[in-house]
RNA sequence: UCUCUGGAGACACCCGUUAAGAACGGGGGCCGAAGGUGCAACAUACGUAAGACGUAUGAAUCUCUCAGGCAACAGGACAGAGA
Numbered sequence: 001u002c003u004c005u006g007g008a009g010a011c012a013c014c015c016g017u018u019a020a021g022a023a024c025g026g027g028g029g030c031c032g033a034a035g036g037u038g039c040a041a042c043a044u045a046c047g048u049a050a051g052a053c054g055u056a057u058g059a060a061u062c063u064c065u066c067a068g069g070c071a072a073c074a075g076g077a078c079a080g081a082g083a
Base pairs, nucleotide, nucleotide: 001083002082003081004080005079006078011028013027014026015025016024017023029070030069031068035066036064038062042058043057044056045055046054047053
C1' cells in the first nucleotide's frame, strides 16, 4: 500500500423547487473519527564563561470547526486478520 471484518457522534429540521426523496437555493440548530488549523508544563538542539534567560523544532482521540458530516446508502480516525 491492497483485500476482508468491526467501526462513534450530531435536525429523515423549516421554507421554496420536486410526485416523494436525493439534489439545488434560503434559514437557523448541531457533530468530530476523512483531510486540515492551533497549542508545550515536557523533550531536543543552539546562543551564553556559568546560571537564569532567549531562539528554533516536535504530538494527540486535545483544540478550532475551514473542509466534511447530522434516517438509510456512501464516507469514516482507529482496531483485528491476510497478502

The prediction has a mean pLDDT of 80. A computed fold for an 83-nucleotide RNA from uncultured Agathobacter sp., annotated as Glycine riboswitch aptamer. The RNAcentral record of the sequence draws on MGnify.